[in-house]
Molecule: small-subunit ribosomal RNA
Organism: metagenome
RNA sequence: AGAGUUUGAUCAUGGCUCAGAUUGAACGCUGGCGGCACGCUUAACACAUGCAAGUCGAACGGUAACAGGUUAAUUAUUACUUCGGUAUUAAUUGAUGCUGACGAGUGGCGGACGGGUGAGUAAAGUGUAGGGACAUGUCCUGAAGAGGGGGAUAACCCGAGGAAACUCGGGCUAAUACCGCGUACAACUCUACGGAGGAAAGUUGAGAUGCAGAGAUGCAUAAUGACGCUUUAGGAGUGACCUACAUUAGAUUAGCUAGUUGGUAAGGUAACUGCUUACCAAGGCGAUGAUCUAUAGCUGGUUUGAGAGGACGAACAGCCACACUGGGACUGAGACACGGCCCAGACUCUUACGGGAGGCAGCAGUGGGGAAUAUUGGACAAUGGGGGCAACCCUGAUCCAGCGAUGCCGCGUGUGUGAAGAAGGCCUGAGGGUUGUAAAGCACUUUAGUUAUGGAGGAAGGUUGUAUGAGAGAUCAUAUAAUUUGACGUUACAUAAAGAAUAAGCACCGGCUAACUCUGUGCCAGCAGCCGCGGUAAUACAGAGGGUGCAAGCGUUAAUCGGACUGACUGGGCGUAAAGGGCACGUAGGCGGAUAUAUAAGUGAGUAGUGAAAUACCCGGGCUCAACCUGGGGAUUGCUAAUCAGACUGUAUAUCUAGAGUACAAGAGAGGGGAGUGGAAUUUCCGGAGUAGCGGUGAAAUGCGUAGAUAUCGGAAGGAACAUCAGUGGCGAAGGCGACUCUCUGGCUUGAGACUGACGCUAAGGUGCGAAAGCGUAGGUAGCGAACAGGAUUAGAUACCCUGGUAGUCCACGCUGUAAACGAUGAAUACUAGCUGUUGGUGUGCGAUGACACAUAAGUAGCGAAGCGAACGCGUUAAGUAUUCCGCCUGGGGAUUACGGUCGCAAGACUAAAACUCAAAGGAAUUGACGGGGGCCCGCACAAGCGGUGGAGCAUGUGGUUUAAUUCGAUGCAACGCGAAAAACCUUACCUACCUUUGACAUCUAUGGAGUUCUGUAGAGAUAUGGGAGUGCCCGAAAGGGAACCAUAAGACAGGUGCUGCAUGGCUGUCGUCAGCUCGUGUCGUGAGAUGUUGGGUUAAGUCCUGAAACGAGCGCAACCCCUAUUGUUAGUUACCAAAUUACGUAAGUAGAGGAACACUAAUGAGACUGCCGGUGAUAAACCGGAGGAAGGUGGGGACGACGUCAAGUCAUCAUGGCCUUUAUAGGUAGGGCUACACACGUGCUACAAUGGGUAUUACAGAGGGAGGCGAACCCGCGAGGGGGAGCGGAACUCAGAAAGGUACUCGUAGUCCGGAUUGGAGUCUGCAAUUCGACUCUAUGAAGUUGGAAUCGCUAGUAAUCGCGAAUCAUCAUGUCGCGGUGAAUACGUUCUCGGGCCUUGUACACACCGCCCGUCACACCAUGGAAGUGGGUUGUACCAGAAGCAAGUGGAUUAACCUUAAUAGGGGAUUGCUUACCACGGUAUGAUUCAUGACUGGGGUGAAGUCGUAACAAGGUA
Repeated sequence: AGAGUUUGAUCAUGGCUCAGAUUGAACGCUGGCGGCACGCUUAACACAUGCAAGUCGAACGGUAACAGGUUAAUUAUUACUUCGGUAUUAAUUGAUGCUGACGAGUGGCGGACGGGUGAGUAAAGUGUAGGGACAUGUCCUGAAGAGGGGGAUAACCCGAGGAAACUCGGGCUAAUACCGCGUACAACUCUACGGAGGAAAGUUGAGAUGCAGAGAUGCAUAAUGACGCUUUAGGAGUGACCUACAUUAGAUUAGCUAGUUGGUAAGGUAACUGCUUACCAAGGCGAUGAUCUAUAGCUGGUUUGAGAGGACGAACAGCCACACUGGGACUGAGACACGGCCCAGACUCUUACGGGAGGCAGCAGUGGGGAAUAUUGGACAAUGGGGGCAACCCUGAUCCAGCGAUGCCGCGUGUGUGAAGAAGGCCUGAGGGUUGUAAAGCACUUUAGUUAUGGAGGAAGGUUGUAUGAGAGAUCAUAUAAUUUGACGUUACAUAAAGAAUAAGCACCGGCUAACUCUGUGCCAGCAGCCGCGGUAAUACAGAGGGUGCAAGCGUUAAUCGGACUGACUGGGCGUAAAGGGCACGUAGGCGGAUAUAUAAGUGAGUAGUGAAAUACCCGGGCUCAACCUGGGGAUUGCUAAUCAGACUGUAUAUCUAGAGUACAAGAGAGGGGAGUGGAAUUUCCGGAGUAGCGGUGAAAUGCGUAGAUAUCGGAAGGAACAUCAGUGGCGAAGGCGACUCUCUGGCUUGAGACUGACGCUAAGGUGCGAAAGCGUAGGUAGCGAACAGGAUUAGAUACCCUGGUAGUCCACGCUGUAAACGAUGAAUACUAGCUGUUGGUGUGCGAUGACACAUAAGUAGCGAAGCGAACGCGUUAAGUAUUCCGCCUGGGGAUUACGGUCGCAAGACUAAAACUCAAAGGAAUUGACGGGGGCCCGCACAAGCGGUGGAGCAUGUGGUUUAAUUCGAUGCAACGCGAAAAACCUUACCUACCUUUGACAUCUAUGGAGUUCUGUAGAGAUAUGGGAGUGCCCGAAAGGGAACCAUAAGACAGGUGCUGCAUGGCUGUCGUCAGCUCGUGUCGUGAGAUGUUGGGUUAAGUCCUGAAACGAGCGCAACCCCUAUUGUUAGUUACCAAAUUACGUAAGUAGAGGAACACUAAUGAGACUGCCGGUGAUAAACCGGAGGAAGGUGGGGACGACGUCAAGUCAUCAUGGCCUUUAUAGGUAGGGCUACACACGUGCUACAAUGGGUAUUACAGAGGGAGGCGAACCCGCGAGGGGGAGCGGAACUCAGAAAGGUACUCGUAGUCCGGAUUGGAGUCUGCAAUUCGACUCUAUGAAGUUGGAAUCGCUAGUAAUCGCGAAUCAUCAUGUCGCGGUGAAUACGUUCUCGGGCCUUGUACACACCGCCCGUCACACCAUGGAAGUGGGUUGUACCAGAAGCAAGUGGAUUAACCUUAAUAGGGGAUUGCUUACCACGGUAUGAUUCAUGACUGGGGUGAAGUCGUAACAAGGUA
């Protein structure tokens, strides 16, 4: 830093997707160790059990438990014994608070911290910066004090109630508990400024003195120390309150607010304040977004990013809020209190049914929810907290351990050597390659792990003693000695031993994206993040081998940022891609000309404060490194304060005239409103005249007309619109405006330069105008004309065409408010080359006076430079360069929609989503292809002609059908007399039956044998089984070996006309013998591409010429090759030969000799090139005509087929990959079939007759073939043919009589003397064989057919037509095919049309390319969504009812220790309680709002395989 994906390709637009980083993650596979972190994101769901807040006996009365002491009793033991007992020891029981201590209680402090959670909260919060009217336990520093009394009450005892929780009554008692009194100058509170009010507590240490006691010890006293106590000042820290700014989304939430805003007074609070109440005023908030709704704890920060930003707010830290839900207060320095209280509610537990108890969002743990998140662990050793003088106690805070690869970091799973490149696997072109130095082997090492031993630091303190110092002492400090404190912990770490021993997986390998092969599968199974893979050769599925990447992890999923400049501040756009409001006026707002002065809000500068710590960054340090921890620094881009500056913006003042405007003078105009007037035309009516049609169309019909139309003349009526002028002319803001006159009126331009003095620009809301259609009311209605009717067209025609025709179109007054309302281009200002046309002005110039030239500002058009732009294009009228303001866009569809709201009489308009779905949709340009687009040109393409096919019979091929089989292939042109230039057997591939299995054929191995040949038997044959003859060739002395062949055996293998022509080679067809198809360099274009190859001519031709940003070249065209037409030369047999000559013969002729002229043969030349002349053309190319010539403009014919197209044809000619088969899909044999036959089609033959048939007779070819052959003469047969065997491997012999033609006769228009099918009979030939199934002959028979519908084919000259001849194949078989010659025409005006093709151009939504693309209804399935009678929830407003606990207020009820008074009964004060009132939670009633879910039925939408109907759009898409 980019990449993939829209297209045939391109550029741009635009979305989707990927590569990166990250996570409190989860899931899959796998899993060695350690360190450091982290671990319910969901149900603020419910919780069993244990623990999480206690402590102080140095506040108190005390003594339930424990321990000790003392003491008593009993029992036992031991000793002594005077035998009575005494003493000792032990146990049990009791007494004793005496001691250590301590349950419960009173009291103090703490429990408001620490720990958890994020429900609520959009501000009462939080963050930053400030402020003044406050409070403060403990702590620190001061000041002053601490006197003297009193009455109670828990505990305890007794009694009572209750199931329990617990409660009640009576009695006793203490305090640092409680209450008076005294003191309090100052300070504090109140104050009328005189004054008044208002505190306290002791405990304890060591000594001293006194008293009591035998002693232990107790009591008292004063001083002293420590800890407390009271009042108060200050401080520190903490807390409370206020202000400014910042703090999510929605306007489909626009108005909200009555304590509401302010004031006065009172109350209240720690304190300011409507905080509360009364009264007064009517304010306050809001488009800079109030109110409402939804969502959300905020921050330091975390994550991503280059940054700016975006997303998030786990862990750690600060603040806030909450503690089952709601309400409330009490205590206290602090709470409206997580492990306190009261009430209400829900839930759970318990109960004796009366009532009670509870709150894990503390740590563990359980259930539940969920994709998902840990142990009912250890310790207070450390750090910190509470209490305490302290020791110490408590502490699920914390420190540790456990579980989890959840993350980050580190280490290991060995190292070196080792080629026979082992074996095995995989691949293979079979050679080898690869796995791979990898393994094995050899030599080493020992981190981690195992075992064992040792072993820090985290520990500072505490206690006891001693010493020193301070002090009067108590005591404190320091030093020292002893002793003691570790959960972790079998710690870290170190040493030793043994031994490579115990330790590698996961994903991926088509492109993006690093990494390729085999097998299996066969649009199946499956994959996929996007594009997309899979239909028999899948690097994309699955497995394997190999490879790539990361590694104790790797992948997947989810989520965030990035890439995405895809919301653009940095940093985007709006003519055609999404996007300029239809147009104007104007409010708020934003922006704003020149000069001077002042100011200092913005702005700039340095300074100060703050910006918590942690995090991040830099420099160091500590764990072996790192993660991690830690010291210092900078940073924290921010906010605040004061100071300085004074350019720019702002503000204020003064001035100016360039912007803007006013007045004056001119000018043009379909600018607007109103009133009036006019002519042309249509229609209707009246009248005249007139007769049979008119009208309409592609063609018709409906319609009108003999009741007189149309056409024509005259008159009248009425409505609407204004020809010509008329123009990329004018005016207007836009919509729009068109006869003429008058009138009212808006704007614009020009001139001169008087006046005002920034008065300006833009414009959210707002207001007005706003085509057509439409709506309302009242008119009007000639023409036109939705709807409708009829006629046509059509498969249909609810259309296009025609005939009619109602609303409407017109007018008045209202409404609607939209258009492709377009220049698809918002308004304003300034700047930036020009040229040309035009409209209306003004000015200047002239030797020229003009339909002149020049200048100038205002319009309106065409081109064009720079520049811009994706391109098209724009270009002083910008889409250029800049500024200001407004509007709008953010993928396609859903959606010009739904819902809601506003407007409207309605139609509807404006505003405006989501679910769902696709990977595109769209723009400009390019190359093709196509068009019922255009232009030019060609072709037997049409036309002009000649002859056919299509009808008949037959032949042949095909389809279909049939069959055991009718083998297979070829299927529009370009399959169908095609493969097949010959199916009776063979061929033959098919069928049936019978056989063979290393095979009919090839190579290799072993054994035996020469090969070969003659001849039996069985069988349909293949085959099976016998008999006989015979011993070759080469080497070698011999033995023996070898070559070839045969047989047997086993296996490698053979074989396959089996499949795939869509895996292929080769060959072929076709467009098309059409004139095209390309390349190099250059140039143009961002590019695909273009140019060249287009243009003007010309040609059969991209043939040639010319022009031209092209210049050249290649494959094609043409030519070179062959045949043919003329001719020269050479050659002269078997061909040719006149006359003469010889022999034979009556003759014809034959033979010999001779000749080289001709014909011919076959080799080599010549000839034709637009070369010559004239004309046309551009002086070209070329064309037209002519001469000469055998031939004239490629002379005629052939061979020759560019780049490519059709996945065209062929696996059955051949070759070949893959697949399949292997006692069969191979091989052999016999018979059958390919020859079938209701039918359909193609290609042919023969005909239908007289230009003919028949009979007789008579001419003239060319090119070929011949040895298993052609076969003569002659003889036989009516004939096919037979006999015969001369000649000939052929210019010699033979096939071989050419036929049409000529001549003569006959037939006379008929199913015939036409035609010959079919069939009977008899034969011939070939062949092993003629039945299925050959050809031919004779005889007899004598079918259809009398020129062929729609349609369609061939041919332009030696051609068509017609006539016969030959050859290949071949034993036989030709109407087919390929050749050969004979006779020998007609017609072409021409290119409108049909078909095909070429070039240029145009449109395109096509590119599989029109056999394209594509739209809508309907039917079916699925999905989301709107409406809907309603139904059920949530939230909430208003009005009212109700009113627990509690605080406050009232109270004339009840009760009552301290203090006061007292007459001692009582009273007061205060307290408690009861009752009442105000406030108020829950709850209730009524009525609204809003939101969610659901709902018979219903609306459209989307998506689906080849469904139905049509063909709307894309080409002029067939009606633009």